[in-house]
This is a predicted structure of a 390-nucleotide RNA (Bacterial RNase P class A) from a Desulfobacteraceae bacterium. It is recorded under the gene name rnpB. Its mean pLDDT, the model's own confidence on a scale to 100, is 76. It matches the Rfam family "Bacterial RNase P class A". From the family's description: Ribonuclease P (RNase P) is a ubiquitous endoribonuclease, found in archaea, bacteria and eukarya as well as chloroplasts and mitochondria. The family's RNA type in Rfam is ribozyme.
RNA sequence: AGAGCAGGACAAAUGACCGCUGCUUUGCUUUUUUGCAAGGGAGAGGAAAGUCCGGGCUCCGCAGGACGGGGUGCUGGGUAACACCCAGUCCCGGUGACGGGCAGGAAAGUGCCACAGAAAGGAAACCGCCCUAUCCCAUAUCCUGCAUAUGGGGUAGGGUAAGGGUGAAAGGGUGAGGUAAGAGCUCACCAGUCCCGUCGGUGACGACGGGAGCUUGGCAAACCCCACCUGGAGCAAGACCAAAUAGGGGAACGUUUGAGGGUGGUCCGCCCGAGUUCCCGGGUAGGUCGCUUGAUCUCGAUGGUAACGUCGAGACUAGAUGAAUGGUCAUUGCCCCCGCGCGGGUGACCGCUCGGGAGAACAGAACCCGGCUUAUGGCCUGCUCUGACA
Numbered sequence: 001a002g003a004g005c006a007g008g009a010c011a012a013a014u015g016a017c018c019g020c021u022g023c024u025u026u027g028c029u030u031u032u033u034u035g036c037a038a039g040g041g042a043g044a045g046g047a048a049a050g051u052c053c054g055g056g057c058u059c060c061g062c063a064g065g066a067c068g069g070g071g072u073g074c075u076g077g078g079u080a081a082c083a084c085c086c087a088g089u090c091c092c093g094g095u096g097a098c099g100g101g102c103a104g105g106a107a108a109g110u111g112c113c114a115c116a117g118a119a120a121g122g123a124a125a126c127c128g129c130c131c132u133a134u135c136c137c138a139u140a141u142c143c144u145g146c147a148u149a150u151g152g153g154g155u156a157g158g159g160u161a162a163g164g165g166u167g168a169a170a171g172g173g174u175g176a177g178g179u180a181a182g183a184g185c186u187c188a189c190c191a192g193u194c195c196c197g198u199c200g201g202u203g204a205c206g207a208c209g210g211g212a213g214c215u216u217g218g219c220a221a222a223c224c225c226c227a228c229c230u231g232g233a234g235c236a237a238g239a240c241c242a243a244a245u246a247g248g249g250g251a252a253c254g255u256u257u258g259a260g261g262g263u264g265g266u267c268c269g270c271c272c273g274a275g276u277u278c279c280c281g282g283g284u285a286g287g288u289c290g291c292u293u294g295a296u297c298u299c300g301a302u303g304g305u306a307a308c309g310u311c312g313a314g315a316c317u318a319g320a321u322g323a324a325u326g327g328u329c330a331u332u333g334c335c336c337c338c339g340c341g342c343g344g345g346u347g348a349c350c351g352c353u354c355g356g357g358a359g360a361a362c363a364g365a366a367c368c369c370g371g372c373u374u375a376u377g378g379c380c381u382g383c384u385c386u387g388a389c390a
Stems, first nucleotide, its partner, number of pairs: 001386008010377001012332007020043002023040006045362001049373002052371005057234004069230005074088005089103001090101004104225002109223002111219003126164002128160014172190006191215002193212008238289004248280006260272004296315008334359001336357004341352004
């Protein structure tokens, strides 16, 4: 210098002016929790996102048992809980820093294993190899017919998993013995599986020793088996207050013995006229609560490798709902480009000063937490590999 690996913190800062949403103080006002004015103070995130897991909280309900369904699946620990986190084991990837793992059981049972291939599971005989029977041919023996032997070929029956061929995969590997030919059929060594023992570890597991010819594939993200967990719906949960209109229940008055309404200053009169008035309860619009003090945050001490726990002190840090949290300007900082200059290095290149220009990611709380995943800008720290020089 290049290429990487792991982790951390940040998410521009300060000031002025103009707004928006809560809170609070004072004054005025109002029957009132209202309204107005002035002042003070607060106001998005590391992911607020996806809504994928886990919990709190709320209601339904009483979830005790059985069946079914769903979920989780190496070990130990953490936690309110988890599919999360930490520390390990084993396997896999990488030269390495390091990373990844849907990691129980296939010898409980069922099922599947495309194409190719004879055969895809405690299997199978296509070619090849071997044996037997029989037929044909050649050669030799020969008493010239047969017969016998050897070699080759055909047919039928059987043996054989060493070799060929097919396949992702054909059921341990190498060598020797053995055999008609072969084969863990037998033996030695190697690899694996299972069983036993000793040692280390809480454990997953590891190391060593011995035994059994045990070598009986893969798929459980196929059914299934085993172990453990598991009611449902969600803040549009849910609780309270409650208008108008319509409808429900009740009471009073009234229908030619005229309630009530219109006209009108009032009464009479005139006109219309079968309903009118009051009370109660449910529910809607609307409003209030739930709502932000909480498995909370910061600092310190302490236990633990760590995740995390315990103790002490301090802090209060958005609560909107047609949904606030914004905009403009100035200065400084950051990044990029261009130009002048200085310094370092053999060099690629790096650092600094000044001037000018341009730029600043992903993204917006909606009951609250713990995670995961995804999106995203530059910065810092530690480590690895390669190259050059010394």